[in-house]
Molecule: Bacterial RNase P class A
Organism: Pseudoxanthomonas composti
RNA sequence: GGAGCCGGCCAGACAGUCGCGUCAUGCUUCCAGCAUGCCGAGGAAAGUCCGGGCUCCACAGGGCACGGUGCCAGGUAACGCCUGGGCGGCGCGAGCCGACGGCCAGUGCAACAGAAAGCAAACCGCCGAUGGCCGCACCUUCGGGUGCGGAUCAGGUAAGGGUGAAACGGUGCGGUAAGAGCGCACCGCGAGUCUGGCAACAGACCGGCACGGUAAACCCCACCGGGAGCAAGACCAAAUAGGGAGACAUUGCCGCGGCCCGCGGUGUCUCCGGGUAGGUUGCUUGAGCGUAUUGGUGACGAUGCGCCUAGAGGAAUGACUGUCCCAGACAGAACCCGGCUUAUCGGCCGGCUCCGCCA
Numbered sequence: 001g002g003a004g005c006c007g008g009c010c011a012g013a014c015a016g017u018c019g020c021g022u023c024a025u026g027c028u029u030c031c032a033g034c035a036u037g038c039c040g041a042g043g044a045a046a047g048u049c050c051g052g053g054c055u056c057c058a059c060a061g062g063g064c065a066c067g068g069u070g071c072c073a074g075g076u077a078a079c080g081c082c083u084g085g086g087c088g089g090c091g092c093g094a095g096c097c098g099a100c101g102g103c104c105a106g107u108g109c110a111a112c113a114g115a116a117a118g119c120a121a122a123c124c125g126c127c128g129a130u131g132g133c134c135g136c137a138c139c140u141u142c143g144g145g146u147g148c149g150g151a152u153c154a155g156g157u158a159a160g161g162g163u164g165a166a167a168c169g170g171u172g173c174g175g176u177a178a179g180a181g182c183g184c185a186c187c188g189c190g191a192g193u194c195u196g197g198c199a200a201c202a203g204a205c206c207g208g209c210a211c212g213g214u215a216a217a218c219c220c221c222a223c224c225g226g227g228a229g230c231a232a233g234a235c236c237a238a239a240u241a242g243g244g245a246g247a248c249a250u251u252g253c254c255g256c257g258g259c260c261c262g263c264g265g266u267g268u269c270u271c272c273g274g275g276u277a278g279g280u281u282g283c284u285u286g287a288g289c290g291u292a293u294u295g296g297u298g299a300c301g302a303u304g305c306g307c308c309u310a311g312a313g314g315a316a317u318g319a320c321u322g323u324c325c326c327a328g329a330c331a332g333a334a335c336c337c338g339g340c341u342u343a344u345c346g347g348c349c350g351g352c353u354c355c356g357c358c359a
Base pairs, nucleotide, nucleotide: 001355002354003353004352005351006350007349008348009347010346012324013323014322015321016320017319018318020040021039023037024036025035026034027033028032042330046341047340049339050338051337052336053335054229055228056227057226066225067224068223069222070221071085072084073083074082075081086100087098088097089096090095101220102219106218107217108214109213123161124160125157126156127155130154131153132152133150134149135148136147137146138145139144169187170186171185172184173183174182188209189207190206192205193204194203195202196201233281234280235279236278243272244271245270246269247268248267252266253265254264255263256262288307289306290305291304292303293302294301295300325328
C1' cells in the first nucleotide's frame, strides 16, 4: 500500500423565522383562548415469528392425547435467544455456516434401472485347483497309470464390467486355479477395555468387520406447554325502557269459563341494584439508562452514586430560508419489555488476518 474478518457507535451539521402535541405555571369572564417553560420516535418504532410481564376466565393431584424444542454445559424473568465448548462442512487465514438426540424397542418405505434393495444374490466376466468328460503323447504286468491340452459338465469366485441415490468396508502389497480381511500396512468402523473431561466428546489399546440407508417416515427418549388478549380489564354513571323491595290506595278494572272467598296482574310514592350513552383509569419508573468498582474466558451478575427520557385518543414531532460538507438511506410510537428476521445512503472507532514492497 492492497484485499478481507469481527465487534461497537453515528444516522447530515449549524443558525434564523413560522408552526404542532402532552404536561406545569400564570392571565383573561365560564365554554375556551393566550403567554411562558420543560419534554417530544427508531435502530429497526416494521413483520407479528418466538419468549415473558400485566389483566380477565378456567383449574385438587396424576396420567393419556395434541403441539413445540432437540449435540453438551452455562446465562436469563423466559425463549426457538445469547455465551463458551464438542462434532461436521467451507475458507491459505482472521473467521463463517449447521433441525447436530435415537434405525440393538417396534412398524414401515425405496419409483425406474438392475442378477440382487436387506436376506443375501450372480447378468457379462474370471477360474476350473478338485472330481468327471473329450483329444494327444509316453509307459504298461493290458487291468490301467503319468503328463499335456480343451473350457465340455459339476463346481469355485465376487477382483473387474454393467444398474442405481444407495450393492454387506476403501487403497496398496502379499497370497491364490481365480479370488476373497485369507494375511499384513495405512485409512475407515466398533455395542469392548483403559485414560482425560461435569458433559458433548477425544486419545490409546484391543477386535478382522459383525451392525446398509431413511426419524424434514410413524415412532422412542428427554424437557417445555391451560385459554384469551389493553377493543385485556377496573371505576364513575345519565335520559328512556325494564327488574327487585317496602308503604299507600282500594275492591275500580282484567284473569282463574257462573257466584263467594282467595290469588295474580294493573295505580301512586320512596328506596335498591344491573346494563346502555358518556366520562375516568389501565398509560408509562422500567427485568430502565449512565457511570465507577468488582466476580466470571464469556453471555451475564453484584454493589455504590447519579438521571427521568413521547404517552396521544382522529391521533403531535413539521415547513421555509441561508451556510458548509463526504450531499444525507430505510423508515413514524399506540400496554410494556427481551429476542429473532427483514429494509437501510454514507461514515467513525477498536481488535485481528492474508498478500506485496521498503528498512